[in-house]
RNA sequence: UAGGGGUGCAGUACUUAUCAGUAUAUCUAAGGAGGCCGAAAGCCGAUGAAUUAGAUAGAAAGGAUUUACUGCCGAAGUGGUUAUGUCAAAAUAACUGCUGGGGUCAUAUUUAAGAGGUAUGACACUGUCUUUAUAGCUGCCGCUAUAAAGGAGCACUA
Repeated sequence: UAGGGGUGCAGUACUUAUCAGUAUAUCUAAGGAGGCCGAAAGCCGAUGAAUUAGAUAGAAAGGAUUUACUGCCGAAGUGGUUAUGUCAAAAUAACUGCUGGGGUCAUAUUUAAGAGGUAUGACACUGUCUUUAUAGCUGCCGCUAUAAAGGAGCACUA
């Protein structure tokens, strides 16, 4: 510098359902002083607040999914610290710790959610390297395959 792991990682746009007949708005009846916000400020309220019931109308964000495209293989995720930022958050950057990768299950947490995410643990699977054993190609080194044990991505192969 270039590659490979594979239900591989991340992002963008689109589709679809869910969110939800929820929040909210109007009207009616009851009710009778609070309500909106993370906080302050501010706003609404006896020309009737919160709340309850009925009728009419009725979302969105986030997460998921479909398809396509883009960037990649510490891709990325997560914990901590510092700085920027904010009223406070969110978010961004740097440093540093852990995790090879995806799956299933359990627990906890998040969420509207039996979906999904995150963390921990268990279970096999899988890629890679090391060691040992067997077999094959070999005179040897070495290479390939199988099995077992073990390690980690600033690795591994060329």
This is a predicted structure of a 158-nucleotide RNA (Lysine riboswitch aptamer) from uncultured Beduini sp. The coordinates come from a structure-prediction model, not an experiment, and the mean pLDDT is 82. Of the family's consensus pairs, 100% are formed in the model.